Notes:
This is a predicted complex of two RNAs, RNase P RNA and transfer RNA, with 427 nucleotides together. Rfam match: Bacterial RNase P class A. Gene Ontology terms of the family: dimeric ribonuclease P complex, ribonuclease P activity and tRNA processing. Rfam classes the family as a ribozyme.

[in-house]
């Protein structure tokens, strides 16, 4: 130098002018100072905080997760490890519990599709059969029967390979491999290794029902709280009338409460709060393989509500991608011009 | 902002405990008619929105993406 694997970071910079928005201060119709999008603000796919409904209670249904151990507020996330698959390798991928609890499903093809199955083949008892004959028998044909070696069908045919065995075959016997069971050893465990044993019983599918273990109450900031304004505090229909109705967004219990719901009509569509100091950022030390935890110091870094973060000019370069907060966090997934570094692998060349 | 549902022929919709996708209207051809319409017979037309996965097999089950539609203020 080539090909590749993997962990991060940055996301046009600077200057000037005119604006927009939030907060502080002041001499307050304004001036001045300070802050002003992201790594995904996105999808809303998970998890949590917060708020209301009981303080979130018991059971059923339902939903989710699914190798092991740990991290965490929690998770379907992350870290470490195990099994399996791919790659020469660095490394990558992995919904990875149970099919000997039960039920179901497998079209077409095929003889047989799950308590197996004789279509071809192989073997073969038998025969008023046919042919040959060295007269022992052999071959053909028919046909009980045996057979899961071989062929054929299929995604899949009831352990695999080899040797023995047999009329032909067959775990029928043996060796190795696989599988199951038992024991021992290592490991927290998943699991691995070794020894013995069984003689195959137990095919696939659980992102089919299901079983097992664990987790989950519901709704969402248009949640919720307060202030103000306004009126026709209305009409009709339905359910119920206390062993009832309604609330706890499926049902029962339980608790609370005493009517509830729909349609039509009427009024207001203003303000305050929730609203940003938080499982927060940065740095260092310590513990841990690591995710992470902990201690100390330090910083305050958007908060709109028709909804701010922009326009224009100059200049430089590598010529600028995807994209715009709306209660807040932790993840995942998806979109993304380019640049920059850390570690590692493979093959070749040079020293 | 939050929540829910959908995407199958040109259009409107079926298809669901997974087995090679249909109906009506429309289009085209033939018949009928002097001709047109109606009617009868037949034919064509589908990446089941897209991309992965599970399975022998996916419109259907699971995951992701794209697009479309609907609902949600307060008072009494």
């Nucleotide at each position: 130098g080539g090909a590749g694997u993997c962990a991060g970071c940055c996301a046009g910079g600077c200057a000037a002018u005119c604006g927009c928005u939030c907060g502080g201060u002041c001499u307050c119709u304004g001036a001045u100072c300070g802050g002003g999008a992201g790594g995904a603000a996105a999808g809303u796919c998970c998890g949590g905080g917060c708020u209301c409904c009981a303080u979130a209670g018991g059971g059923u249904a339902g939903a989710g997760u699914g190798c092991c151990a740990g991290g965490u507020a929690a998770c379907a996330c992350c870290u470490g490890g195990g099994g399996g698959g791919c790659g020469u390798g660095a490394g990558c991928c992995u919904a990875c519990g149970g099919a000997a609890a039960g039920u179901g499903c497998a079209g077409c093809a095929g003889a047989g599709a799950g308590u197996a199955g004789a279509c071809c083949g192989c073997c073969g008892a038998u025969g008023a059969u046919u042919c040959g004959u060295u007269c022992g028998c052999g071959a053909a044909c028919a046909c009980a029967g045996g057979u899961a070696a071989g062929g054929g069908u299929g995604a899949a045919a009831g352990g695999g390979u080899g040797c023995g065995g047999u009329a032909a075959g067959a775990g029928c016997g043996c060796a190795c491999c696989g599988c199951g069971c038992u024991g021992c050893u290592g490991g927290u465990a998943a699991c691995a290794g070794c020894a013995g044993u069984g003689g195959c019983a137990u095919g696939g599918u659980a992102a089919a029902c299901c079983c097992c273990a664990c987790u989950c109450g519901g709704a969402g900031c248009a949640a919720g709280a307060c202030c103000a304004a306004a009126u026709a505090g209305g009409u009709u229909c339905c359910c119920a009338u206390a062993u009832g109705g309604c609330g706890c967004g499926a049902c029962c219990c339980g608790c609370g409460u005493u009517g509830g719901g729909a349609a039509c009509g009427g009024g207001u569509a203003g303000g305050u709060u929730g609203c940003u100091u938080g499982a927060g950022g940065c740095a260092a030390g310590c513990g841990g393989c690591g995710a992470c935890g902990u201690u100390u110091g330090u910083c305050c870094c958007a908060g709109a509500u028709g909804a701010a973060u922009g326009a224009c000019u100059g200049u430089c370069c590598a010529c600028g991608a995807c994209a715009g907060a709306a209660c807040c966090c932790g993840g995942c997934u998806u979109a993304u011009c380019g640049g920059u570094c850390a570690a590692c692998u493979c093959a070749c060349c040079a020293a | 902002g939050g929540g829910u549902g959908g995407u199958u022929a040109g259009c409107u919709c079926a298809g669901c405990u997974g087995g090679u996708a249909g109906a009506g209207c429309a289009u085209c051809g033939c018949c009928c008619u002097u001709a047109c319409a109606a009617g009868g017979c037949g034919a064509g037309g589908g990446u089941c929105a897209c991309a992965g996965g599970u399975u022998c097999a996916a419109u259907c089950c699971c995951u992701g993406u794209a697009c479309c539609a609907c609902c949600c203020a307060c008072c009494a």